Context: one part of a larger RNA
C1' cells in the first nucleotide's frame, strides 16, 4: 500500500423476507460419475463440469476396438520415366483392393518441347483429433454492466507512498452539486445504434375495403380514407407549475401528454481475478510418432448396466379425461424444396397433381378458451411406462440402434423426507406454432406470439458485492 476478521458506520442487489410455481419420491427422456467391456474415443468437474463441446453418433460423422490391406502416402511442392484422363463390364473378395477386357487418343506449339491430369519411380518431404492450455496466439467463461480503474503536472513524505478518488448532500452510476493542495485528463458510466409504444408525411402491390356496384369469397370494377408494410420527421428535456433543499445538485407531488423522471426491451462487459477453459474449430513453440501414434476398409463400438447425481419430459387428475360445435394469432421457412384440391386408407401414409424462387402459393389445423353432451373420485373413461402382434415412411442398408400408425397390453404414481431453485408485469404460470440442424431422428436449444396472476411490511438475519474505517505476529 493490499488483504482478511464469526470488527464497526453507511448503501445496493429475487440476497433475505412476503408472495406463486418447481426439483428432491414414480415413469420415462438425456447427461454424468461409477462398473463392465475388444472398444464402451476425447475434453468438461462448487458457483462458473454433468439436455455442456454435440446446430442431429443405424453406415459416414469417429478420433474408439477387432479383422483385413498399404508405405513418397488420402493431402502438397520439386525431379526422373511412361502415358490423354475419366467412363463401362467380367472374375476373386465383406470391402479397400487385385487380375482381366473393352472405349477414348485431351490443350497450346516457333514441331525442339511446354501444359492440365494419370499411372510407375526416387528421395528431400508429406501425415499425426499424439503430448504439454502449466511454453502460447486468437477465442470464451466468470466476479459483473458490478462502479470501479488510472494518468500528467503540482504539492506532502528521507522512502514505500499519499493527494486528486477523501468529506456534506444525491444518484441506477466516480451520476451530479458544494466544499478541499490541488488543477485536468484518459478506460469504464451515460448518450450515440437496434427493436418496441403515439403521431404526421411520403407510397398504395402481392396489403387494405368506408362508402358504390358486383360475388359462394376483397372475388371482380373502383378507391388508397382506414389496417398494414417501409423510408423519412415529430415527441420527453425534469421543459412547465407547487413545495422541499444550502441561493445548488436533487427529491417529492401535479398539469399536460400514446409515454415521466434510464417509458419498456437487446445490442455494448474498464482496470483486472481464477497459472479459470480450450493444442480435439483454427493457428503454433518445445517433444514424441515415421512399414507407423498416418493412410484405406469391413464389421463392431461410442446406444452396455447392480447402482448414484445433475437437468428436463409426462403425471398422480373434476379449475379434469373423453366427444361434439366453421371463435382468435405472431414469427418463421420453402425449387434436391413446401405441397393445395381430389382419391384410396380407421391411420402413420400412399396415388395423383394446381400452384409457388412466394406480403401473390404452399407449411398451416393454431392451443389453451367458449359453448353442449358425457363421466362423479374409484388406482378410474386418471396415469400412461413396458410388452405382444400387424404395419407406414426415410434412406444402399432400421438385428445390435431410427421416427411414427393401428390393435391388444396397461407398471409405478393418490402431490412428494431432510434440503433446494426459478421468478417483481405482459413477469411468473400456463397454452400452443416456427427455426437451425437434418435422407431420417427433438421431451434439447433458439425464437414467436394467446391467456395472465399473486406479493414486497421491511433490511434484523443467510448468500454476494460497493465505499469509508478499524485491528492484524499475513503479503
Nucleotide at each position: 500500500u493490499g488483504a482478511c476478521g464469526g470488527g464497526g458506520g453507511c448503501c445496493c442487489g429475487c440476497a433475505c423476507a412476503a408472495g406463486c410455481g418447481g426439483u428432491g419420491g414414480a415413469a420415462c427422456a438425456u447427461g454424468u460419475g461409477g462398473u463392465u467391456u475388444a472398444a464402451u474415443u476425447c475434453g468438461a468437474c462448487g458457483c462458473a463440469a454433468c439436455g455442456c463441446g454435440c446446430a442431429a453418433a443405424a453406415c459416414c460423422u469417429u478420433a474408439c476396438c477387432u479383422g483385413g490391406a498399404u508405405u513418397u502416402g488420402a493431402c502438397a511442392u520439386c525431379c526422373c520415366g511412361g502415358g490423354a484422363c475419366c467412363g463401362c463390364c467380367u472374375c476373386a473378395g465383406a470391402g479397400a483392393u487385385g487380375a482381366g477386357g473393352u472405349u477414348u487418343u485431351c490443350u497450346c506449339u516457333u514441331c525442339g518441347g511446354a501444359g492440365a491430369c494419370c499411372c510407375g519411380g526416387u528421395g528431400a518431404c508429406a501425415g499425426g483429433u499424439g503430448c504439454u492450455g502449466c511454453a502460447u496466439g486468437g477465442c470464451u467463461g466468470u466476479c459483473g454492466u458490478c462502479a470501479g480503474c488510472u494518468c500528467g503536472u503540482g504539492u506532502c513524505g528521507u522512502g514505500a507512498g499519499a493527494u486528486g478518488u477523501u468529506g456534506g448532500g444525491u444518484u441506477a452510476a466516480g451520476u451530479c452539486c458544494c466544499g478541499c493542495a490541488a488543477c485536468g485528463a484518459g478506460c469504464g458510466c451515460a448518450a450515440c445504434c437496434c427493436c418496441u409504444g403515439u403521431c404526421c408525411c411520403u407510397a398504395g402491390u402481392u396489403g387494405c375495403c368506408a362508402g358504390c356496384a358486383u360475388u359462394c369469397a376483397g372475388u371482380u370494377g373502383g378507391g388508397c380514407a382506414c389496417u398494414c408494410u417501409a423510408g423519412g420527421g415529430a415527441g420527453a428535456c425534469u421543459g412547465c407549475c407547487g413545495g422541499u433543499g444550502a441561493u445548488a445538485a436533487g427529491c417529492c407531488g401535479g398539469a399536460g401528454g400514446a409515454a415521466g423522471g434510464u417509458g419498456g426491451g437487446g445490442a455494448u462487459g474498464a482496470c483486472g481475478u481464477c497459472a479459470a477453459g480450450u493444442c480435439c474449430u483454427c493457428a503454433u513453440g518445445g517433444c514424441c510418432u515415421u512399414u507407423a501414434u498416418g493412410u484405406c476398409c469391413a464389421g463392431g463400438g461410442c446406444u452396455a448396466c447392480a447402482c448414484a447425481c445433475g437437468u428436463g419430459u409426462u403425471g398422480c387428475a373434476a379449475u379434469g379425461g373423453g366427444g361434439g360445435u366453421g371463435a382468435c394469432a405472431a414469427a418463421g421457412a420453402g425449387u434436391u424444396g413446401c405441397c393445395a384440391a381430389g382419391c384410396u386408407g380407421c391411420g402413420a401414409a400412399g396415388c395423383u397433381g394446381c400452384g409457388c424462387a412466394a406480403a401473390u402459393c404452399u407449411c398451416a389445423a393454431a392451443a389453451a378458451a367458449a359453448c353442449c353432451c358425457u363421466c362423479u373420485c374409484a388406482g378410474u373413461u386418471c396415469g400412461g411406462a413396458u410388452c405382444g402382434c400387424a404395419g407406414u415412411c426415410u434412406g444402399c442398408a432400421a438385428c445390435u440402434c431410427g421416427a411414427c400408425u393401428g390393435c391388444g397390453u396397461g407398471a409405478a404414481g393418490u402431490u412428494g423426507g431432510a434440503a433446494u431453485c426459478g421468478c417483481u408485469a405482459g413477469u411468473a404460470a400456463u397454452c400452443g406454432c416456427g427455426g437451425a440442424u437434418c435422407a431420417g431422428c427433438a421431451c434439447g436449444c433458439c425464437g414467436c406470439g394467446g391467456u395472465g396472476a399473486a406479493u414486497a411490511c421491511g433490511u434484523u438475519c443467510c448468500c454476494g458485492g460497493g465505499c469509508c474505517u478499524u485491528g492484524u505476529a499475513c503479503a